[in-house]
RNA sequence: UACCCCAUCGUCUAAUGGUAGGACAGCUGGCUCUGAACCAGCUAAUUGUGGUUCGAAUCCAUGUGGGGUAA
Numbered sequence: 001u002a003c004c005c006c007a008u009c010g011u012c013u014a015a016u017g018g019u020a021g022g023a024c025a026g027c028u029g030g031c032u033c034u035g036a037a038c039c040a041g042c043u044a045a046u047u048g049u050g051g052u053u054c055g056a057a058u059c060c061a062u063g064u065g066g067g068g069u070a071a
Base pairs, nucleotide, nucleotide: 001070002069003068004067005066006065007064010024011023012022013021018054026042027041028040029039030038047063048062049061050060051059
C1' cells in the first nucleotide's frame, strides 16, 4: 500500500427490514440463626457520520478501531 473479516449491556452470545433478547456478573427482595446455594424482580448495549426505506443492529457509502493475507 492492496484485499478480506470483525465491532451489540461490565463480559459472552442471539435477533427474516417490524417492541434489541438470553446467560454470567451487579443491585433489590424472598428463603436461612448467618452465609452459600436456590427462587423472584430490577438496571444495563447496537463503533461514528451520511444515505435508502413507512420503518435499519440488519441494506448502501464513508470514517475510526481491531485482526488476517500478500508485497
Transfer RNA from a Candidatus Shapirobacteria bacterium, 71 nucleotides, folded computationally. Model confidence (mean pLDDT): 81 of 100. Its Rfam family is "tRNA". From the family's description: Transfer RNA (tRNA) molecules are approximately 80 nucleotides in length. By type it is a transfer RNA.